[in-house]
Context: one part of a larger RNA
RNA sequence: CUGGGCGUAAAGCGCGCGUAGGCGGUGAUGAAAGUCAGUGGUGAAAGCCCUCAGCUUAACUGGGGAAUUGCCGUUGAAACUGCAUUGCUUGAGUAUGUGAGAGGAUAGUGGAAUUCCUGGUGUAGGAGUGAAAUCCGUAGAUAUCAGGAGGAACAUCAGUGGCGAAGGCGUCUGUCUGGCACAUUACUGACGCUGAGGUGCGAAAGCGUGGGGAGCAAACAGGAUUAGAUACCCUGGUAGUCCACGCCGUAAACGAUGGAUACUAGGUGCUGGGGCUUGCCUCGGUGCCGUAGUUAACGCAUUAAGUAUCCCGCCUGGGGAGUACGGUCGCAAGGCUGAAACUC
Numbered sequence: 001c002u003g004g005g006c007g008u009a010a011a012g013c014g015c016g017c018g019u020a021g022g023c024g025g026u027g028a029u030g031a032a033a034g035u036c037a038g039u040g041g042u043g044a045a046a047g048c049c050c051u052c053a054g055c056u057u058a059a060c061u062g063g064g065g066a067a068u069u070g071c072c073g074u075u076g077a078a079a080c081u082g083c084a085u086u087g088c089u090u091g092a093g094u095a096u097g098u099g100a101g102a103g104g105a106u107a108g109u110g111g112a113a114u115u116c117c118u119g120g121u122g123u124a125g126g127a128g129u130g131a132a133a134u135c136c137g138u139a140g141a142u143a144u145c146a147g148g149a150g151g152a153a154c155a156u157c158a159g160u161g162g163c164g165a166a167g168g169c170g171u172c173u174g175u176c177u178g179g180c181a182c183a184u185u186a187c188u189g190a191c192g193c194u195g196a197g198g199u200g201c202g203a204a205a206g207c208g209u210g211g212g213g214a215g216c217a218a219a220c221a222g223g224a225u226u227a228g229a230u231a232c233c234c235u236g237g238u239a240g241u242c243c244a245c246g247c248c249g250u251a252a253a254c255g256a257u258g259g260a261u262a263c264u265a266g267g268u269g270c271u272g273g274g275g276c277u278u279g280c281c282u283c284g285g286u287g288c289c290g291u292a293g294u295u296a297a298c299g300c301a302u303u304a305a306g307u308a309u310c311c312c313g314c315c316u317g318g319g320g321a322g323u324a325c326g327g328u329c330g331c332a333a334g335g336c337u338g339a340a341a342c343u344c
Stems, first nucleotide, its partner, number of pairs: 003316004007298002012312001014201004021194003025088006033081002035077008049065006091191001092188004096183004103177006110154001115149007125136002162169002206247006215241002220236004258311006266289011293300002317344003326337004
């Protein structure tokens, strides 16, 4: 390189947008680049292969053929691909009308609870555990009532429910804003799919500057447990968790399943729309079961892991190692790219 693969054995980039490139619906016409056919030239000789011949045979040598899968010219063909021109509407998109939704951003808002503060009532305990102790409390705790402060998160509704490309999104209201589905006719007329580079988004933790800080809580301290206990349990508790702006760019970023299109039995829930004869039909999504098929098996099965096509990414025994070196990005932590010796 070819081949074979990528749910769980090695292997789908965390997810979008999109450049180059690759691939691309349907009809007509044209030219003829690819393609196909004929023909001419060339493809040195020797060698290889076939056949015949010459040395007694063979090796060896000679004659003829084949091959040289190629390149160039020329004459044609026009189905397919490409190109040009001109159409079409089913792919794609636009308009119109409805609709559902924790989709995003921002400004406000509400109640419950925890903690703290002030005051009242009240008195000896409270807290915690397997049991305890550290701890809090006669300077009046815990409990209870009233008032206040502040931060964070939104019980019930809540659902194999909804929305989002993914990460993710849940009190309520306003403003701004993205996407989606369905229905009806009308319009554009292939405008499409994928996507190396590139670019944007990207949980948590972490980093920078400035705020904020109720609860929780790495580190840390103390109390227990234990042979020990740098843990599990308990009492405390700082970063952090929250906000603004800027970095980081990683996760079992998982459906461990890239995207698009078409086709291939059904049954049964949920969810959003439409139609009518109101229990059926239909379009979109989301689950379960299951036929053919498929799979090493498990399983998957119209939301495919089935049958096909197109494009991208990735794999090629284990360890060494996601390490070293180099490059590049980052404030750093580190990220991306990514070997070899050696060894089994």